[in-house]
This is a predicted structure of an 83-nucleotide RNA (c-di-GMP-I riboswitch aptamer) from an Acidobacteriota bacterium. Its mean pLDDT, the model's own confidence on a scale to 100, is 79. The organism belongs to Acidobacteriota, within Bacteria.
RNA sequence: CGAUGAAAAGAGCAAACCUGUCGUGAGGCAGGGACGCAAAGCAUGAAGUCCCGCGCGGUUUGAGGGAUGGUUCGGCUGCCAUU
Numbered sequence: 001c002g003a004u005g006a007a008a009a010g011a012g013c014a015a016a017c018c019u020g021u022c023g024u025g026a027g028g029c030a031g032g033g034a035c036g037c038a039a040a041g042c043a044u045g046a047a048g049u050c051c052c053g054c055g056c057g058g059u060u061u062g063a064g065g066g067a068u069g070g071u072u073c074g075g076c077u078g079c080c081a082u083u
Stems, first nucleotide, its partner, number of pairs: 002083004012037002017032006035070001041076002045073003048068005054062001
């Protein structure tokens, strides 16, 4: 430097659900909680999914604005061990 994550150590994150709060909503934040995670670290470029108006129109299509990123791909960074 590259590949890999079977076992181990030390740390880290925290799904569902509950409470409070913000938002029309998807959801966000804080506390509790622990299903999981070797990038479940960072950013959010592309796709996906979801939400809200609008137009057409009659249940689908178009354009716009937003949410997620613990759905996938790509970008940047990184612990330990094995090789």